[in-house]
Molecule: transfer RNA
Organism: Candidatus Woesearchaeota archaeon
């Protein structure tokens, strides 16, 4: 220099192919129950689509560009 993959709560992950429910789940955190206390268990709460632009009635999803990261070629 060229080509490709990936980017979603603190962490992990689903939805992307085929655009359409309030973006789901686990864990962590917080509150409560239970317990002599703690753990485990049960109930509840909080929190996310990498940045910008475009297409569309509607974008996490499609298109363009940037950034970060990983792999391959030179």
């Nucleotide at each position: 220099g060229g080509g490709g993959g990936c980017a979603u709560a603190g962490c992990a992950u689903a939805a992307u192919c085929u655009g359409g429910u309030u973006a789901g789940u686990g864990u962590a955190g917080c509150c409560g129950g239970u317990u002599c206390c703690a753990g485990a268990c049960c109930g509840g709460c909080u929190g996310a689509u990498c940045g910008g632009g475009g297409u569309u009635c509607a974008a996490a999803u499609c298109c363009c560009u940037g950034u970060g990261u990983c792999c391959c070629c030179a």